[in-house]
RNA sequence: GCCCGGUUCGUCUAUCGGCUAGGACAUCUCCCUUUCACGGAGGAAAGACGGGUUCGAUUCCCGUACCGGGUA
Numbered sequence: 001g002c003c004c005g006g007u008u009c010g011u012c013u014a015u016c017g018g019c020u021a022g023g024a025c026a027u028c029u030c031c032c033u034u035u036c037a038c039g040g041a042g043g044a045a046a047g048a049c050g051g052g053u054u055c056g057a058u059u060c061c062c063g064u065a066c067c068g069g070g071u072a
Base pairs, nucleotide, nucleotide: 001071002070003069004068005067006066007065010025011024012023013022018055027043028042029041030040031039048064049063050062051061052060
């Protein structure tokens, strides 16, 4: 260089065109407790970037960036 795969809350991970993007851990608030822990209730928090297709894109297509693998 070329080919293949991947990129989603702080972390891990679901979601195969209708998303107001779900869950676990972590975190914050409240309750419980003499206090902490445990337990209960609730909150905040994410689609790498740019374009295209579509009524509608995290999802399909193209490019770019980054990560991993293969190849001369």